[in-house]
Context: one part of a larger RNA
RNA sequence: CUAUGCUGAAGGAACUCGGCAAAAUGCCUCCGUAACUUCGGGAGAAGGAGGCCCUAUACUUGGGCAACCAGGUAUAGGGGGCACAAAAUUGGGGGUGGCGACUGUUUACUAAAAACAUAGGGCUCUGCGAAGUUGCAAAACGACGUAUAGGGUCUGACGCCUGCCCGGUGCCAGAAGGUUAAAAGGAGUGGUGAGAGCCGCGAAUUGAAGCCCUGGUAAACGGCGGCCGUAACAAUAACGGUCCUAAGGUAGCGAAAUUCCUUGUCGGGUAAGUUCCGACCUGCACGAAUGGCGUAACGACUUCCCCACUGUCUCCAGCAUAGACUCA
Numbered sequence: 001c002u003a004u005g006c007u008g009a010a011g012g013a014a015c016u017c018g019g020c021a022a023a024a025u026g027c028c029u030c031c032g033u034a035a036c037u038u039c040g041g042g043a044g045a046a047g048g049a050g051g052c053c054c055u056a057u058a059c060u061u062g063g064g065c066a067a068c069c070a071g072g073u074a075u076a077g078g079g080g081g082c083a084c085a086a087a088a089u090u091g092g093g094g095g096u097g098g099c100g101a102c103u104g105u106u107u108a109c110u111a112a113a114a115a116c117a118u119a120g121g122g123c124u125c126u127g128c129g130a131a132g133u134u135g136c137a138a139a140a141c142g143a144c145g146u147a148u149a150g151g152g153u154c155u156g157a158c159g160c161c162u163g164c165c166c167g168g169u170g171c172c173a174g175a176a177g178g179u180u181a182a183a184a185g186g187a188g189u190g191g192u193g194a195g196a197g198c199c200g201c202g203a204a205u206u207g208a209a210g211c212c213c214u215g216g217u218a219a220a221c222g223g224c225g226g227c228c229g230u231a232a233c234a235a236u237a238a239c240g241g242u243c244c245u246a247a248g249g250u251a252g253c254g255a256a257a258u259u260c261c262u263u264g265u266c267g268g269g270u271a272a273g274u275u276c277c278g279a280c281c282u283g284c285a286c287g288a289a290u291g292g293c294g295u296a297a298c299g300a301c302u303u304c305c306c307c308a309c310u311g312u313c314u315c316c317a318g319c320a321u322a323g324a325c326u327c328a
Stems, first nucleotide, its partner, number of pairs: 001323008010314002014312001019309001027051005036041001038157001052079012080084001092307004097302002099299002104116002120155007132141003158294004163224003168221002170217005177212003183206002188201005225243005252286001253283001264280005
């Protein structure tokens, strides 16, 4: 010096990206327990007290005919120790946001999560030799199932809700019309031949799906404006005008896991706070199943704060064990 342990004056997170690591808590009985809540929880919430040994009294369980044996509980009194759950094993706690409802699953060997899944919700396909999938096929799965079933896709408990746009793309429907392949059709016309003929080219006309066209459909893919003026201080604009659009973002939320300017402004917490919490709204560039906003419980998730605790630190020191190193 390294590794692993143990101890430490005073202070107690001043350390650090961050209490990482360590310390502290820890068992049983009794007392006592808040907000919130889906009334189940939250909860071991939090926060306290007792625990060893001896004696007495009272009650009591099991066994036994009984004597008695093995225990238990309560009350009172007393005793010793630094220490009585005497070792080992053995929760730190509280508050507040974000995300995800939850238990679960995952990158075997750098990621366990806010990612995936989930119950629940929606749309859509499928009438059974089902749709769908595998296979060239036979065939098989679906399913020894039958629309309360099966496939695809999106969302993701629960609560309150889920606005406007069908112009584009997609999908669905549509006995008309337009376009249109092969094919049918043959008016005409060419080559050759003495001719009959043979071989070609070929206009009208008839001809599916598709496309065009007409509609529907957004929990289909998606989209959801600009400029100017106006109220008796000023400011602002309920109001008006105008241009454009398929329609111009509704409810709710909002400097947010989204805010560039930005450490926005105000309030709270600190002596001091780019983080945090509550507001404001000027949303560069939230927004409603690519779901919006809430939400008890849950989380080896994540932000901030507090109590307890400590060698994380001020600032290091000592000891033990094993190495390293030196000598033998």
Predicted 3D model of a 328-nucleotide part of an RNA (large-subunit ribosomal RNA, domain IV) from Globobulimina sp.
The source organism's lineage runs through Eukaryota, Rhizaria, Foraminifera, Buliminacea and Globobulimina.